This is a predicted structure of a 119-nucleotide RNA (Glycine riboswitch aptamer) from Paenibacillus antri. The prediction has a mean pLDDT of 81. NCBI's taxonomy places the organism under Bacteria, Bacillota, Bacilli, Caryophanales, Paenibacillus. The sequence is in RNAcentral, with records from Rfam. Rfam family: Glycine riboswitch aptamer. Rfam describes the family as follows. This family represents the bacterial glycine riboswitch.
RNA sequence: AUGAGGGUACAGGGAGAGAUCGACGCACUCCGUCGCGCUAGGCGCGGGCGGGCGGAGACGCCGAAGGAGUAACCCCGGAUCCGGGGGAAUCUCUCAGGCAAAAGGACCUGUGCCGGACG
Numbered sequence: 001a002u003g004a005g006g007g008u009a010c011a012g013g014g015a016g017a018g019a020u021c022g023a024c025g026c027a028c029u030c031c032g033u034c035g036c037g038c039u040a041g042g043c044g045c046g047g048g049c050g051g052g053c054g055g056a057g058a059c060g061c062c063g064a065a066g067g068a069g070u071a072a073c074c075c076c077g078g079a080u081c082c083g084g085g086g087g088a089a090u091c092u093c094u095c096a097g098g099c100a101a102a103a104g105g106a107c108c109u110g111u112g113c114c115g116g117a118c119g
Base pairs, nucleotide, nucleotide: 006114007113008112009111010110011109012108013107018059020058021057024054025053026052030051031050032049033048034046035045036044037043038042060099061098062097066095067093068092069091073086074085075084076083077082078081
C1' cells in the first nucleotide's frame, strides 16, 4: 500500500452409486402367521416362522475426504536413443472411503482475522 497468492474461523452452495443378499447370534413388550387347548365370543399357551437388533461373508456399483499413477518438462548416467529419479488435475485406479435421509464431501462464494509477495 484499493494489501496478491496463502492460512484460519464462521455462514451459504455442493455430485455420483444396492434402505442389496445374508450363515449365525440375541430379543420377543408389540404385530402378522403357524400349531395346540378351550366355555367357540375370541381368548389362553408355545419363540416354530417372519417383521426387530447385531452381523462373518457374497455379489454389484460410485468418485469429490485421504491415498496411488502420469504428459510436457527438469535432473543424473551412458550417448541422439536407452536406463534411473522427480513431475499437475475435478484425468486414470479404486487401497481406503462411500451407495434412502442425516452425516461426510473435493471445490466455489461471502464476511472477519492473521500475514506481508509483486510494485